[in-house]
């Protein structure tokens, strides 16, 4: 220098055009003498960044940043 993959809540990930979600974690309540475990509820996301296409974009296109990897 060129190719491929990845970037979504604190962590691990799902979501391939119209509802942004799961598990763990955090907080509150219940249960217990107390803790753990467990039940219920809640908070937490500019979907890496910028632009484009579309009535509508996490999703499609372009550029760019970061990580991993292959080739030279």
């Nucleotide at each position: 220098g060129g190719g491929g993959c990845c970037g979504u809540c604190g962590c691990u990930c799902a979501g391939u055009g119209g509802g942004a979600g799961a598990g763990c974690g955090u907080c509150g309540c219940g249960u217990u003498c107390g803790c753990a475990a467990u039940g219920c509820g809640a908070a937490g996301g500019u979907c890496g960044u910028g632009g484009g296409u579309u009535c509508g974009a996490a999703u499609c296109c372009c550029a760019u940043c970061g990580g991993c990897u292959c080739c030279a």